Predicted 3D model of a 1516-nucleotide RNA (small-subunit ribosomal RNA) from an uncultured prokaryote. It matches the Rfam family "Bacterial small subunit ribosomal RNA". Its family is annotated with ribosome and structural constituent of ribosome in the Gene Ontology.
RNA sequence: AGAGUUUGAUCCUGGCUCAGAAUGAACGUUGGCGGCAUGGAUUAGGCAUGCAAGUCGAGCGCGAAGUGUAGCAAUACACGGCGAGCGGCGCAAGGGAGAGUAACGCGUGGAAAUUUGCCCUUAGGCCUGGGAUAGUAGCGGGAAACUGCUAGUAAUACCAGAUAAUAUCUUCGGAUCAAAGGUGUGAUUCCGUCUAAGGAGAAUUCCGCGUCCUAUUAGCUAGUUGGUGUGGUAACGGCAUACCAAGGCGAAGAUGGGUACCGGGUGUGAGAGCAUGACCCGCCUCACUGGGACUGAGACACUGCCCAGACACCUACGGGUGGCUGCAGUCGAGAAUCUUCGGCAAUGGGCGCAAGCCUGACCGAGCGAUGCCGCGUGCGGGAUGAAGGCCUUCGGGUUGUAAACCGCUGUCGAGGGGGAGCAACUUCCAUAGAGUUAUCUUUAUGGAUUGAGCGAUCCCUGGAGGAAGGACGGGCUAAGUUCGUGCCAGCAGCCGCGGUAAGACGAACCGUACGAACGUUAUUCGGAAUCACUGGGCUUAAAGAGUACGUAGGCGGCGUGGCAAGUUGGGUGUGAAAUCCCUCGGCUCAACCGAGGAACUGCGCUCAAAACUGCCACACUUGCGGAAGAUAGAGGUGAGCGGAACUAAUGGUGGAGCGGUGAAAUGCGUUGAUAUCAUUAGGAACACCGGAGGCGAAGGCGGCUCACUGGGUCUUUUCUGACGCUGAGGUACGAAAGCUAGGGUAGCGAACGGGAUUAGAUACCCCGGUAGUCCUAGCUGUAAACGAUGAGCACUGGAUCGGGGGGACCUCCACAUCUUCUUGGACGGAGCGAAAGUGUUAAGUGCUCCGCCUGGGGAGUAUGGUCGCAAGGCUGAAACUCAAGGGAAUUGACGGGGGCUCACACAAGCGGUGGAGGAUGUGGCUUAAUUCGAGGCUACGCGAAGAACCUUAUCCUGGUCUUGACAUGUUUAAGAACCCUCUCGAAACGGAGGGGUGCCCUUCGGGGAGCUUUUGCACAGGUGCUGCAUGGCUGUCGUCAGCUCGUGUCGUGAGAUGUCGGGUUAAGUCCCUUAACGAGCGAAACCCUUGUCGCUAGUUGCCAGCGAGUCAUGUCGGGGACUCUAGCGAGACUGCCGGUGUUAAACCGGAGGAAGGUGGGGAUGACGUCAAGUCCUCAUGGCCUUUAUGACUAGGGCUGCACACGUCCUACAAUGCAACGUACAAAGCGACGCAAGACCGCGAGGUGGAGCAAAUCGCAAAAAGCGUUGCUCAGUUCGGAUUGCAGGCUGCAACUCGCCUGCAUGAAGCUGGAAUCGCUAGUAAUCGCGGGUCAGCAUACCGCGGUGAAUGUGUUCCUGAGCCUUGUACACACCGCCCGUCAAGCCACGAAAGUGGGGGGCACCCGAAGUCGCUGAGCUAACCGCAAGGGAGCAGGUGCCGAAGGUCAAUUCGACAAUUGGGACUAAGUCGUAACAAGGUAGCCGUAGGGGAACCUGCGGCUGGAUCACCUCCUU
Repeated sequence: AGAGUUUGAUCCUGGCUCAGAAUGAACGUUGGCGGCAUGGAUUAGGCAUGCAAGUCGAGCGCGAAGUGUAGCAAUACACGGCGAGCGGCGCAAGGGAGAGUAACGCGUGGAAAUUUGCCCUUAGGCCUGGGAUAGUAGCGGGAAACUGCUAGUAAUACCAGAUAAUAUCUUCGGAUCAAAGGUGUGAUUCCGUCUAAGGAGAAUUCCGCGUCCUAUUAGCUAGUUGGUGUGGUAACGGCAUACCAAGGCGAAGAUGGGUACCGGGUGUGAGAGCAUGACCCGCCUCACUGGGACUGAGACACUGCCCAGACACCUACGGGUGGCUGCAGUCGAGAAUCUUCGGCAAUGGGCGCAAGCCUGACCGAGCGAUGCCGCGUGCGGGAUGAAGGCCUUCGGGUUGUAAACCGCUGUCGAGGGGGAGCAACUUCCAUAGAGUUAUCUUUAUGGAUUGAGCGAUCCCUGGAGGAAGGACGGGCUAAGUUCGUGCCAGCAGCCGCGGUAAGACGAACCGUACGAACGUUAUUCGGAAUCACUGGGCUUAAAGAGUACGUAGGCGGCGUGGCAAGUUGGGUGUGAAAUCCCUCGGCUCAACCGAGGAACUGCGCUCAAAACUGCCACACUUGCGGAAGAUAGAGGUGAGCGGAACUAAUGGUGGAGCGGUGAAAUGCGUUGAUAUCAUUAGGAACACCGGAGGCGAAGGCGGCUCACUGGGUCUUUUCUGACGCUGAGGUACGAAAGCUAGGGUAGCGAACGGGAUUAGAUACCCCGGUAGUCCUAGCUGUAAACGAUGAGCACUGGAUCGGGGGGACCUCCACAUCUUCUUGGACGGAGCGAAAGUGUUAAGUGCUCCGCCUGGGGAGUAUGGUCGCAAGGCUGAAACUCAAGGGAAUUGACGGGGGCUCACACAAGCGGUGGAGGAUGUGGCUUAAUUCGAGGCUACGCGAAGAACCUUAUCCUGGUCUUGACAUGUUUAAGAACCCUCUCGAAACGGAGGGGUGCCCUUCGGGGAGCUUUUGCACAGGUGCUGCAUGGCUGUCGUCAGCUCGUGUCGUGAGAUGUCGGGUUAAGUCCCUUAACGAGCGAAACCCUUGUCGCUAGUUGCCAGCGAGUCAUGUCGGGGACUCUAGCGAGACUGCCGGUGUUAAACCGGAGGAAGGUGGGGAUGACGUCAAGUCCUCAUGGCCUUUAUGACUAGGGCUGCACACGUCCUACAAUGCAACGUACAAAGCGACGCAAGACCGCGAGGUGGAGCAAAUCGCAAAAAGCGUUGCUCAGUUCGGAUUGCAGGCUGCAACUCGCCUGCAUGAAGCUGGAAUCGCUAGUAAUCGCGGGUCAGCAUACCGCGGUGAAUGUGUUCCUGAGCCUUGUACACACCGCCCGUCAAGCCACGAAAGUGGGGGGCACCCGAAGUCGCUGAGCUAACCGCAAGGGAGCAGGUGCCGAAGGUCAAUUCGACAAUUGGGACUAAGUCGUAACAAGGUAGCCGUAGGGGAACCUGCGGCUGGAUCACCUCCUU
């Protein structure tokens, strides 16, 4: 510090997710030791048991046992553990918890009208008396708890008097207020006690500032706010009460609701912040729930009291008792949190003179890896790189110096020993001092005394021995291989893996990062600049309110003087300690602990400054406003007037249609329409001018005139003197639609009716038509109310076109030019921007104020509130769900977008297919089997260049074999190999017999090589699967002209440019222009063939001339002239001429030429596309099979036939058919062959065999053609299917199932519907010939030549293709994407008759305890009084207040709910096709109506609409 994730790719917006740190944690797996910390976060739920607050005999009385003294004893006296009681102090601390509390509760800084036991200091005092009471004893009540009566007793308990200031009150005269003793032989002196003052510490009260969310809580308040009197309190105060006044709080958020103890701090973060408040410290609050007071210095009291309530326990049923949110422990709930431990040794507290006692505070131990820190699980050597594991290309690699093995050490743990220190005090004793006396205090030294628990360092024993795991390995993110699985099982933080080769699941091996831990989950901060103070945005991504006016508020021109609130600087007080940080120190280190410092960014006080802000005062003119003069305008309101058009009515002319559409129909019309003329009536809107021109805040405004009226601009610089800007709430205006009431209604026209279209058509189109549109008065308050751009001010290059003014120049006027103010546009520089773009009318640079945004969906929905007559508007969520949603631009693809161009694409032609019969392939059907593959073009006479057996296959039915039909190696055994015969059987197979005995070496025993058979092992074999694991090959787009690269340039980038544009071409062919310049693969050329000529060479070819020979033939001698053969050359290049064109490329025409613009044909096929085809050509990964899916074999099948399709053949005839005669090819093939002549057969063919490995011989006859004759338009002398008979050939074999011949038979068919195919010249058409395959079989395929046309010179349309451009929500790319209803499942939510519950408050009733007041006839020791009695007090009674409880009506918040509503999600459901392209009716917004649904229609608006045309403007 970033990273992953939206896309084909890019940039941006924006969310989600991850890497870090942390925790009082929990869970899973694992687990050696120690130190230091830490541990009920949930039910402030209930609690058994034990302990957690006592102490003092030096305050007091009593006094059992016992001891001592006296006594003979009884007994008396003294001492007297312990015990309860009176009394004092403590129990208000310590300890626990966070329920309540949004508050002066807390924090911080101030303040006072106050109190204070114990402690310290100072001053002073302590006198004289009195009456009770508990304990105790006796008698009682009660189950118990407890309690009554009588008698009697003490005090540092209680009371009275005296004394009385410095205290208190005061009318300033005065009045009032205390006390206790103890110890001791002995007290002014020690311990106590009283009064007063001061201090320390503690407590109380008040104030400024700070302190969560919510406005879907906007008004709250009667003791309320203030005053006076009185009361009350320690003290101020409505704290309380009586009276008076009517105040007080609130948008800077009162009141209400929700949540929550607060702070120091803690976690995180660079910081600012955000989150949090465990442990420790400070404060507050609470103690079963609610209320109350008492005592006291202090409480309204955790282990005190009273009352009420709930709960629990005891009970003799009458009544009582209790409060773990103390320490342990228990139950419950929960994911989850410990021992019913030891000790007062230390520290601290209470009491005490003290010893001491008490102390679950505390100190320790125990349990828990809960956290942090430390240590260990060994160290060194050791290669045969062992074995084993895993992988493997089979060579090896890796685990890995790791182990074994050798040497060494002894941490931790185990057993044993020893033991510093935590211990200082206190007290006692002794010695020596000091304080006047002293019993007291104190100093020094020495001695004695105190350890629950921990226990370092050290020593001994022993021995590598007891001590390593969990997570992860697709990317983010360090680390990969094999096997298993097969969208299953599973993984997953996000993206995403898994459908047979998974680095992502599971396992193994290996590796990576950690390590006594490792992961997961939860939560917080960070990353997140993703709420933006530091530090964000709002044209199009979420986001500017429809517009203006204006309240509060915020901000505000220039100058001078003053003040000092803000501001700045200095000083000072405070900011507890701990924590954090720095330094030093102590535990072996660290964690941890100690000391010092810094810091605590804050608040208060004070001094100073006066620039800026603020405030006060005075002045100024440039902002604002006013005035005067001039001026443009669809600015507004009202009234009047006008013409054109339309419709209707009336009348005339006229006479059959009109109207409407893509085409029609509904409709109108002989009762006279449409058309046309005239007249009349009516309502609405205002052509041309008219313009991106004008005006207005926006909505909006358009004939003319008048009246009233708002605003603007220019000039003058005349007045005023900051009067300004913005603007939460608020108010006003606000298109269209809509609503209310009343009018009006020509046209148009939601709804509605009809006609069409259509699968349907609740639409688009057509004919009608109601609300409405218009007017008046109201309401509504919304729009794509848009510049998708808030208002205001200032600044920052230009050129240009319009509107409204002024000025200059020119003597004046006009025009032109220049200039200035204002206003409306388009272009464009810098800058800005993600880009598109914007650009003085900013989206630039700044300032001020307001509004708004924070992922998509749910949803502008629900609910609440408010406005509205309603429709609805404004405000406005959540649950749940997804990992995206979105913006701009790029490349493609696509468009029922556009432009240009090409192609037998169409057109123009010729001939076909589709109809018939047959052949052949396919589908289907059938079958035991009809083997498999190919499926639009690009499968279907295709693989198959030829299925009777073979071929032939997991095809079927049978029969057989198992190292195999085939290969290699090895092993056992036999035999040479090999040949022949017989037998079973359908064959394979099996069985039997015979012949035969080789080669090399040899020591003659044998050995070796090869071959055959045999045994076993490795293995063979597979036309089995996967063409979606592959190679190779092939098809198609397409012989279409494209596809790319280097460098440069442009762009943030994907990318662009080049490759575009203008021409031209068959062509990205070439030329020109040009931020491109070059290059490559394609095109072309090179290659083959054909067309002309030349040269060379002439055999098997040729024969002109010469010669020979034959019935005849280049047959022979010869010849190279010719043809031809086959080598080498020439030739064609837009080279020449003319024209056009840019002085180009090129095109057109011409000449010459055998050939002319690529001469014809072929081979040649760019980057890529179709997961195209092929595992059955071949090769090959993986899987499967191995007495079978391999191999052999017989027979059958692949040929099966109601049917459908493709490709062909033959025809339908006279341009023909038949018969006879007669010409002219090319290219091939031939030895397992072609086969002549000859003979036989009607023929297929047969016999026989010359010749020929072929320019020599043969196949071989070419056919159409030509000539002659017949047929004469008919199912024929056309056509030949089918069938019968007889034959031939091949072959082991023609039944299933071959071909051919002859004779006979003689079917359909008379030119073929919709539709569709081929072809542009030696082509189509037509005619025959050959070859491959092949034993045989060709209408197929591959070639060859013969005859030989027609039409077109165009691009409107169909199809396909190329380039440019445009739109896009597509990128699996339109066979795309995608919307809504309905049906199904599931989830959360809303509404809902109601049901049940909680909270807070109002009102009323009842009214416990208790304070206070009144009363007090009952009761009473202290004082007065001789007494009676009084004073004083108490019980009791009563009044106000008053908790709990009860009742009523509201309010608010959860829960549940028949039913119901929409929403989200879900592999393949239904109906349509709304949107994205002009999405096939452009879309969208508002509104209204309608409709199964998406939606449709009306009105107004927007461009965020394509295309074409026109206008205007700009740039160059």